[in-house]
RNA sequence: CUUGACCGUUAAGCGCCUGAACCCUUAAGGGUUGACGAGGAGGGAGUUAAUCGAGAAUUUCGGCGGGUGCUCCCCGGUCCGGUCACGACCGUUAGCGGCAUUACAAAUCCGGCAGGCAACUGCCGGGACAAAAGUGCCCGGUGACGAAG
Numbered sequence: 001c002u003u004g005a006c007c008g009u010u011a012a013g014c015g016c017c018u019g020a021a022c023c024c025u026u027a028a029g030g031g032u033u034g035a036c037g038a039g040g041a042g043g044g045a046g047u048u049a050a051u052c053g054a055g056a057a058u059u060u061c062g063g064c065g066g067g068u069g070c071u072c073c074c075c076g077g078u079c080c081g082g083u084c085a086c087g088a089c090c091g092u093u094a095g096c097g098g099c100a101u102u103a104c105a106a107a108u109c110c111g112g113c114a115g116g117c118a119a120c121u122g123c124c125g126g127g128a129c130a131a132a133a134g135u136g137c138c139c140g141g142u143g144a145c146g147a148a149g
Stems, first nucleotide, its partner, number of pairs: 014065004019061001020033005036053003042074006075091005082145005097138005109126007
């Protein structure tokens, strides 16, 4: 350095590294980088190019795996003031869309500390800046039965 078995722990811009770039080395070889937060989970199966913005946008490139996405089914909510069936839109915050309104972040940046020969890594402090979202308004079924008038 590599391979196998067993046990435990760890996650979702999450994990990993053989391409690539960079650093060390006479060489062999070794090492470093490889997504900044916000948001997102009814159950089962399947599937992969899974939401929103930020970045002095060069690698936040490329690859592999996974994943709260998506599709179908089941269950559930709304569309009716009761029930049933179907349909549509959704997922317990359960309406697609439109208009208005309104809030929040981290890195980047600046100043430092620590580790490493280095590439780089970790931490502390300072000052900001989002969108989706939220809220309000507009906009929503068919048929049958029943009830009331």